[in-house]
């Protein structure tokens, strides 16, 4: 730091995921040891038990019992425990300290301040005092009630409890004088005079004074208390300025509400709280309502900025079963206190009590999930006490839990026959692997044994000395020192030494890219995986296992959150022309945000100084634990806040100026601006007349339609409504939307000159207002034309459309809604700055000119091209999408949805704000390469045409499908179908039905016998099987023997065999595009880039063949050429082949020749080379002359990159799989030859250009020794006897080639055409012609009379036509390859139809239009909306009603302290009770919101192949 994933590929946009770090976690496997820390995030659920605040006998009165002694008359006393225990009055504490986070969106919290508006117990500290008196009331005791819990009356008493009184330094009130200070409200000094307010002792010494006198008591000292008042210290309240969520689909809210005046109340300011007044208060800088949160310091994260969070520790708040209250008190409305209501538990004798773990342990329960019912007060810290001391689940320890962070361990050196043994293997190996073993060592942890701490300082006794008050004191008693003794839960722990002994301790994830690490088996779109992309359908590095690797290790992974990478909400740090994204357009509020000069003033801003920013964290040093984690100090920091200070550039504010920004004024012209009134032609329709007759309209074609009732045509007149040809132009005006015939009226805005005038008057603009095309919508008119619905007629499968007829809302006018649009330059608006070139539109200026025009130039519109910038490209460029300022408005993936609910606006219709669940690994822009297109231009082919013959119709062959079958073996399908197969009776054969073999028919390689070979018998359909007979070779030795190779045979196992699968694993080999002119690649140079130039373009060509241009130059596979046959000649050669001349013969037969023709070997020959014309001088094309052959002469081999997962495992070969007494192998039979159909290629017809009959010619190129076979001779005839000759230019097939020509006949007929079929009779070949060859003869004598839609083929020596021959083959093409004869029409020409090249375009295609791809309908699931309602939750109004308490009232009852009274009594205060106000819980009523749910019902989203149409993409067939 960035990686994967859209795409065929590329760039960018933009989402998703991924690697980092965290954690109070939980879940798989797994797990030695210790230090630190941590540890109910869920049910603020609901608790069983223990313990978590008590103390104080130095505040008071009182006061057991066991137990131990002792006595005893045995009833029971007495000492002792013990003035204890336990209880009550009093003090103090209980408001600390411990836990939750539920409520809060608030002065709760955090930060600065504020109180001149306040309290403060226990603490310091200062002062002053502590006098004299009184009545009670618990405990006790007696007695009632009651189950308890408890409680009632009676009686007795103490006190640092309660009361009064004194006394007032000061305090407070009230009324006056006076000084400061004020924020003008007030606050504070000092002073006068009135009034009001205090206390409580208790415990040690001690006798100097006084009393009783050992000694005590007054007393007088210590000391801890009591009272008053001042200060301070610390808590503590109250204010206020700032600041830290979410919803605007919450837009208005408020009745004590906002303020005053009194009055209450509080510690205190306040409407806190009540009476009257007054009407006001808060709010878009978000009131008010919902939702959600405890709030920081911190803590994760990040580079920062920020994000997220709010456990532990630490500050504040909050709360204590749930509401409500107060009381007590310095302090509380009080976690372990009261009352009161309620909900839950619980006891109960049924009347009636108890309780509150969000203290510590625990228990249930909830939950993915969080510990012991431990020890100690040893230390810290806290409460009472004088003190010892007593509490103290604070706290310190221990436990439990890999929860986490840290450390350590599990060994270490050495060891190569690379052991065994596992996997893998190309069978050679190779890798786990120095890894073990084994040799040598070492001792952390763990065990075992023995030592052993720091944490303790104090407090208390003593014993020492110092110092204090009173006193005579060195005694006592305070108060600090010093020394001794005594206090440790942890724990016999931590740490040390010793023993033994590698002994006891290693896993979890991962290996397809990201991302580090590869193989093998198994599976076989199954089972599974996955974070994304994506694996898995028979060779899976992605799935399971295994070997091996690779990461981190007592953990390792997983899942969840949080930041992060995400510049993906962008302040640092983004966008909006086409990707998401500029409001349809203006005028404007409020807000932003502004030109130039001076002065001023300091708020902002900078500088400096202070105060705060609590400790803790973080950093950075130094130190403690052996390191680390963790901790102790010190320092920095805490980016903030406030207060003082200072500085004035800039920016705000104040003043006074300025003129360029704006805006004003005057002159000029331009313009479909905008309104209203009118007015004119032309045309379309209708009316009416006239002229005329059959049609006219109307398409692709038609028909609906009008028309003989006279249409349409045409002419004249007439109504009427709408719209303005030509002018008209990337002309002009408007803010946009729009605006077009002419004239008047009213009226807006711009621009150009002048430069008088005002003086920043600017610019943007969130709400707000206005205006806003076309449909549409009310009312009232209008209505010629055109023309949604509708209606017919076409078109089609269908046509609810395109298309024709017609036609009504509407268009169009007047008033009013509506307020959207691809309301677009898909560009918001202002200001300024940044090369030009060239057009147009208004107005000016200058040269020159009569003068217009052209020519220079200014301003202001509008178009184009184009530098430099700019953009992912595309493109934009002074009219910016370039550089910058300013203001607005908007965008954050696709779908879902611009819906849905809400609100607002509308008559409606609908608009405008606008989600979410779910779903998806994408959706997009722009460009590039290909494909394609019922887009285009060029150009090619027997592609169309032009033409010959055919095919499709019959018969029959012969392949294919289908059907049939025990089987019909199998593959081929444009590019399969007389195709693999150039040959199925049996073999072939791969299929079937039967019989048989198991190292197999076939190879290798042991053992063991024999060998070999032949030959016969039984059974048998053979294959087999089982008998028997004959019979020894070859090579070599150490030669009665043995041994070895070929050969049989038997045994055993290794093996062998497969025409079994998988052409989608594969090699090889073909097809096809296509003999098309394509296809690359090197260097350069364009582009970010894919890529593109080149190879496009102008000519040419059969051709990327050449030629010119050209950012390209050059090359490569292709094309041509080189090859073969062929057409001309020429050379060399002359048998087997020729024969001109000579001879000879039936007969080139023979002799001779070698010229000829032919053989076959080599050469020449054609090359646009010559002429002319065209062209660009050029390639090259036309003509032409030559010439055997003219423009690549004909024919043939030859197939470029690549395409079709094209074909073939059934030629071969070859992975893998499968089978192995069978899927092998051998044998006999059958079948591949089936037949109601269908196609394909074919052959033969359908005849007279023909068929039979005689009869005459002329060939090529072939083949033949298990072959080809001659003459002769039999048969009609296939063919047989026969055997000459011939390894073949010599002999044979083989001669006769056929058509052809001649000549006869047939005479239009199912024939003398045609030959199928079916009869009989033969011939061959074979082992064998029945399923099932081919040929003969004789007889039969069928369809069929030239072929529907459709469709092959061929451009010359070619179609057509005619027959030869060879392969295969024992036999057995109509079929396949050859081979020659005879021998043509026809092409205007590129619109069309098919294939294809090239350049263009369009594209949503890219397995590429056989593509892609929209919607209904059907099915399943999901989440949602609405919806009679129906349940919960919460809250607001109104109203009942009202418990406890407080407060006010009253208070005839009751009543000790004080007052009067001798007393009775009275009074003063106080209580119970009632009675008001207030108000929780509850009641009834009625709205709001939220969530559950609801028969039904709307759409929406997903899913393998469902229906139905084709909507969109190529002009997508109607843009």
């Nucleotide at each position: 730091a960035g990686a994967g994933u859209u795409u065929g590929a590329u760039c960018c946009u933009g989402g998703c995921u991924c690697a980092g770090a965290g954690c109070g976690a939980a879940c798989g496997c797994u797990g030695g040891c210790g230090g630190c820390g941590u540890g109910c995030c869920u049910a603020a659920c609901a608790c069983a038990u223990g313990c978590a605040a008590g103390u104080c006998g130095a505040g008071c009165g009182a006061g057991a019992a066991a137990g131990g002694g002792g006595c005893u008359u045995c009833g029971g006393c007495c000492c002792u425990g013990a003035g204890u225990a336990a209880a009550g009055c009093g003090g103090c504490g209980c408001a600390c300290g411990g836990g939750u986070g539920a409520g809060u969106a608030a002065c709760a919290c955090g930060u600065a301040g504020g109180u001149a508006a306040u309290c403060u117990g226990c603490c310091c500290u200062u002062u002053a005092g502590u006098g004299u008196g009184g009545g009670a009331c618990a405990a006790c005791c007696c007695u009632c009630c009651g189950a308890a819990a408890g409680g009632g009356g009676g009686g007795c008493u103490a006190a640092u409890a309660c009361c009064a009184c004194a006394u007032a330094a000061g305090a407070c009130c009230a009324c006056g004088g006076u000084g400061g200070c004020u924020u003008c409200g007030g606050c504070u000094g000092c002073u006068g005079c009135g009034g009001u307010c205090a206390a409580a002792g208790g415990u040690g010494g001690c006798c100097u004074c006084u009393c009783c006198a050992u000694g005590g008591a007054a007393g007088c000292u210590a000391u801890c208390g009591c009272u008053a008042a001042g200060g301070g210290a610390u808590g503590a309240a109250c204010c206020u300025g700032c600041g830290g969520c979410c919803c605007a689909u919450c837009a208005g809210c408020u009745a004590g509400u906002u303020g005053g005046u009194g009055a209450g109340g509080u510690a205190a300011c306040g409407g806190c709280c009540c009476a009257c007044c007054a009407a006001g208060g808060c709010u878009a800088a978000g009131a008010c309502g919902g939702g959600u949160a405890g709030c920081u310091g911190g803590u994760c994260u990040g580079a920062g900025a920020g994000g997220a969070u709010g456990a532990u520790c630490a500050g504040c708040c909050a709360c204590a079963c749930u509401g409500g209250g107060a009381c007590u008190g310095a302090g509380a409305c009080a976690c372990g206190g009261c009352c009161c209501a309620g909900a839950c538990u619980c006891c109960u004798a049924c009347g009636g009590g108890a309780g509150g773990c969000a203290g510590c342990a625990g228990u249930g329960g909830g939950g993915a999930a969080u510990a012991u019912u431990g020890g100690a007060c040893a230390a810290u810290g806290g409460g009472g006490g004088a003190a010892a001391c007593c509490c103290u689940g604070a706290u310190c320890c221990a436990g439990c839990g890999a929860c986490g962070c840290c450390g350590c361990g599990u060994g270490a050196g050495u060891g190569a026959u690379g052991a065994a043994g596992g996997u893998c293997u190309u069978c050679g190996g190779a890798u786990c692997g120095u890894a073990a073993a084994g040799c040598u060592c070492u001792g952390u942890c763990g065990g075992g044994a023995g030592g052993g701490a720091a944490g303790a300082a104090g407090u208390g006794g003593c014993c020492g000395a110092g110092g204090g008050a009173a006193c005579a004191a060195u005694a006592c008693c305070c108060c600090g020192c010093g020394g001794c003794c005594u206090u440790g839960a942890c724990g016999g722990u931590a740490c040390c030494u010793c023993c033994a002994a590698a002994g006891g301790a290693a896993g979890c994830a991962c290996c397809g890219g990201c991302u580090a690490a590869c193989u093998c088996c198994g599976u076989g779109c199954c089972a599974g995986c996955a974070g994304c992309c994506g694996c898995g359908g028979u060779a899976a590095u992605a799935c399971g296992g295994a070997g091996g690797g690779u990461g981190c290790g007592a953990g390792c992974g997983u899942u969840g959150c949080u930041c992060g990478g995400a510049a993906u909400u962008a302040c640092u740090g983004g966008g909006c022309g086409u990707a998401a994204a500029g409001c349809g357009c203006g005028u404007g509020u409020a807000g932003g945000c502004g030109g130039u000069u001076u002065g001023g003033c300091a708020a902002g801003u900078c500088g400096g100084g202070u105060g705060u920013g609590a400790a803790a964290u973080c950093c950075c040093u130094c130190g403690g634990c052996u390191c680390a984690a963790c901790u102790g100090a010190g320092g920095a920091a805490c980016u903030g806040c406030g207060c003082c200070u200072g500085a004035u550039a800039c920016u705000a504010c104040c003043a006074a100026g300025c003129u360029u920004g704006a805006g004003u004024c005057c002159c000029g012209g331009a313009g479909a601006g905008g309104a209203u009134g009118g007015u004119a032609g032309a045309a379309u329709u209708c009316c009416c007349g006239g002229u005329g007759u059959a049609g006219a309209g109307g398409u692709g074609a038609a028909a609906u339609u009008c028309g003989u009732a006279g249409a349409u045509a045409u002419c004249g007149g007439g109504a009427g409504g709408a719209a303005c040809a030509c002018c008209a132009g990337u002309g002009g005006c408007g803010a946009a939307g729009g605006c077009g015939g002419c004239c008047a009226u009213c009226u807006g805005g711009a621009c150009g000159g002048g430069u008088a005038c005002u003086g920043a008057c600017g610019c943007u603009g969130a709400g707000a207002c206005g205006c806003g095309a076309a449909a549409g919508c009310g009312u009232g008119g209008g209505g010629a034309g055109c023309a949604a619905a509708c209606a017919g007629g076409a078109u089609u499968a269908g046509a609810u459309a395109c298309c024709c007829u017609g036609g009504u809302a509407g268009u169009c006018c007047a008033c009013g809604c509506c307020g959207u649009a691809a309301a677009c330059g898909a560009u918001g608006g202002g200001u300024g700055c940044u090369a030009g070139g060239u057009g147009u539109c208004g107005c000016g200026g200058g040269u020159a000119u009569u003068g217009a025009c052209c020519c220079c130039u200014g301003c202001g519109g509008u178009g184009c091209c184009g530098u430099g910038g700019c953009u992912a490209a595309c493109g934009c460029a002074u009219u910016a999408a370039g550089c910058a300022c300013c203001c607005c408005g908007c965008c954050u993936g696709g779908g879902g949805a611009g819906u849905a609910c809400g609100g607002c606006c509308g008559c409606a219709a609908g608009g405008c704000u606008a989600a979410a669940a779910c779903u998806c690994a994408a959706a997009g822009g722009a460009a590039u390469u290909g494909a394609c297109g019922g887009g285009g231009g060029c150009c090619c082919g027997c592609a169309c045409a032009a033409g010959c013959g055919g095919u499709g119709g019959a018969g029959u062959a012969u392949g294919u499908g289908g059907u049939u079958c025990a089987a019909u073996u199998c593959g081929a399908c444009c590019c399969a179908c007389g195709c693999g197969a150039a040959g199925a009776a049996c073999c072939u054969u791969a299929c079937c039905c039967a019989g048989g073999c198991u190292u197999g028919a076939c190879a290798u390689c042991u053992g063991c016998g024999g060998a070999a070979u032949c030959c016969c018998c039984u059974g048998g359909a053979a294959a087999c099987a089982g008998g028997g007979g004959a019979g020894u070779g070859c090579u070599c030795c150490u030669c009665u023997g043995g041994a070895g190779a070929g050969c049989c045979g038997c045994a055993a196992g290794a093996c062998a065999g497969g025409u079994g699968c998988c052409g989608c694993a594969u090699g090889g080999c073909u097809g096809u595009c296509g003999u098309c002119a394509g296809c690359u690649c090197g260097u350069g140079u364009c582009g970010u880039g894919a890529g593109a130039u080149g190879u496009u373009g102008g000519g040419u060509u059969a051709a990327g063949u050449c030629c010119c241009g050209c950012a390209a130059c050059g090359a490569g596979c292709g094309c041509a050429a080189c090859c073969c046959c062929u057409g001309c000649c020429c050379u060399u050669a002359g048998u087997u082949g020729c024969c001109a001349u000579c001879a000879u013969u039936c007969a080139g037969u023979u002799g001779g020749g070698c010229a000829c023709u032919c053989u076959a070997a080599g050469g020449g020959g054609a090359c646009a080379g010559c002429c002319g014309c065209c062209g660009u001088u050029a390639a090259g094309g036309c003509g032409g002359a030559g010439g055997a052959a003219g423009g690549c002469g004909g024919g043939g081999a030859u197939g470029a990159c690549g395409u079709c997962a094209a074909g073939u495992c059934c030629u071969c070969a070859u992975g893998g799989c499968c089978u192995u007494u069978a899927u092998g192998c051998c044998u006999g039979g059958g079948g591949c030859c089936a037949c109601a159909c269908a196609c394909g290629u074919a052959c033969u017809a359908c005849a007279a250009u023909g068929g039979c009959c005689g009869g005459u010619a002329c060939a090529g190129a072939g083949c033949g020794a298990u072959g080809c076979g001659a003459a002769a001779c039999g048969g009609c005839g296939a063919c047989g006897u026969g055997g000459a000759g011939c390894u073949a230019a010599u002999c044979g097939c083989a001669a006769a080639a056929a058509a052809a020509c001649c000549g006869g006949u047939c005479u239009c007929a199912g024939u003398u055409c045609g030959g199928a079929u079916u009869g009989g009779a033969g011939u061959c070949u074979g082992c064998a012609a029945c399923u099932c060859g081919a040929c003969u003869c004789c007889a039969u004598g069928a369809a069929g009379g030239c072929g529907g839609a459709a469709u092959c083929g061929c451009u010359a020596g070619u179609a057509a036509u005619c027959g030869a021959g060879g392969a295969u083959c024992a036999g057995c093409a109509u079929g396949c390859c050859u081979c020659g004869g005879u021998g043509a029409a026809u092409a205007c020409g590129u619109u069309c139809c098919c294939g294809g090249g090239c350049c263009u375009u369009g594209u949503a295609c890219a397995c590429a239009c056989c593509g892609c791809c929209c919607g209904u309908c059907a099915c399943a699931c999901c989440a949602u909306g609405g919806g009679a309602g129906u349940g919960a939750a919460u809250u607001g109004c109104u109203c009942c009603a009202g418990a406890a308490g407080c407060c006010g009232g009253u208070g005839a009852g009751c009543u000790a302290a004080c007052c009067c009274g001798c007393a009775a009594g009275g009074g003063a205060g106080g209580c119970a009770g009632c009675c008001g106000c207030c108000u929780a819980a509850g009641g009834a009523g009625u709205g709001g919101u939220u969530c559950a749910u609801g028969a039904c019902u709307g759409g929406g989203g997903u899913g393998a192949a469902g229906u139905c149409g084709u909507a969109a993409c190529a002009a997508g067939g109607u843009a």

Background:
The RNA shown here (small-subunit ribosomal RNA) has 1519 nucleotides and comes from a metagenome. The RNAcentral record of the sequence draws on SILVA. Rfam family: Bacterial small subunit ribosomal RNA.